[in-house]
RNA sequence: UCGGCCGACACGCCAAAUCCGCUUAAGGGCGGACCGGGGGACAGGCUAUUGGGGUGAAUCUCGCCAGUGGCGAGUAGGGUUAGCCUUUCAACCCGAACCCGUCAACUAACCUCGGCGGCGACAGGGAGGCCACAC
Numbered sequence: 001u002c003g004g005c006c007g008a009c010a011c012g013c014c015a016a017a018u019c020c021g022c023u024u025a026a027g028g029g030c031g032g033a034c035c036g037g038g039g040g041a042c043a044g045g046c047u048a049u050u051g052g053g054g055u056g057a058a059u060c061u062c063g064c065c066a067g068u069g070g071c072g073a074g075u076a077g078g079g080u081u082a083g084c085c086u087u088u089c090a091a092c093c094c095g096a097a098c099c100c101g102u103c104a105a106c107u108a109a110c111c112u113c114g115g116c117g118g119c120g121a122c123a124g125g126g127a128g129g130c131c132a133c134a135c
Stems, first nucleotide, its partner, number of pairs: 011120004018033006034115006051103001052100004060074006077094005083130007
């Protein structure tokens, strides 16, 4: 000096996934704010079927292996590029997964649930606006 691993603190990114109070030795428990999701417009029985639906950006097309599945090339759509928002050019990525269980359009009142997890390491340019700092 470069690379790798582990830990701590701070910073940043995806996402709703954060903050606060009480209690506990702590873990945890309870509650609030705020953010996010779902349900919400007869009932009962039987039968039938290409059943239907939700969260999410994550849909769809073609090809290959032939296998329920796997792989490849694209694609609707989505994210990042360090003060913030919008936009544009450029670059780099994602384009999954899970759940409900025959049932649900929307929606007022109303009812109800979630606030996990996973990453990054100097960090592009232009425009419009805002903000901060300095004076």
This is a predicted structure of a 135-nucleotide RNA (c-di-AMP riboswitch aptamer (ydaO/yuaA leader)) from a Chloroflexota bacterium. It was read from a public genome assembly, where an Rfam model found it. Of the family's consensus pairs, 92% are formed in the model. Lineage of the source: Bacteria > Bacillati > Chloroflexota. Rfam family: c-di-AMP riboswitch aptamer (ydaO/yuaA leader). Rfam describes the family as follows. This family represents a conserved RNA structure found upstream of the ydaO and yuaA genes in Bacillus subtilis and related genes in other bacteria.